[in-house]
RNA sequence: GGAUCGUUAGCUCAGUUGGUAGAGCACGUGACUCUUAAUCAUGUGGUCCAGGGUUCGAGUCCCUGACGAUCCA
Numbered sequence: 001g002g003a004u005c006g007u008u009a010g011c012u013c014a015g016u017u018g019g020u021a022g023a024g025c026a027c028g029u030g031a032c033u034c035u036u037a038a039u040c041a042u043g044u045g046g047u048c049c050a051g052g053g054u055u056c057g058a059g060u061c062c063c064u065g066a067c068g069a070u071c072c073a
Base pairs, nucleotide, nucleotide: 001072002071003070004069005068006067007066010025011024012023013022019056027043028042029041030040031039049065050064051063052062053061
C1' cells in the first nucleotide's frame, strides 16, 4: 500500500426482507429472610463509531473517514 471482517446499554452480544432498538450479566426498588447471600417480581439505562447520501421511512443500503482484528504485498 491492497483485500476482508468488526464497531449497537456500564460489560458480553442478538437484531430476519429497510417499518416503534432487544437479551443475559450488572445496577435501582420491592417481596422473601433474624441479617447477608441466593431466589422471585419490577424498573432505570441507547443520538446504534463519526460525517454525508438514497428513501415516505436507515442499526440495516451506498460513499468518505476513525479505531480494532485477520490475510496479501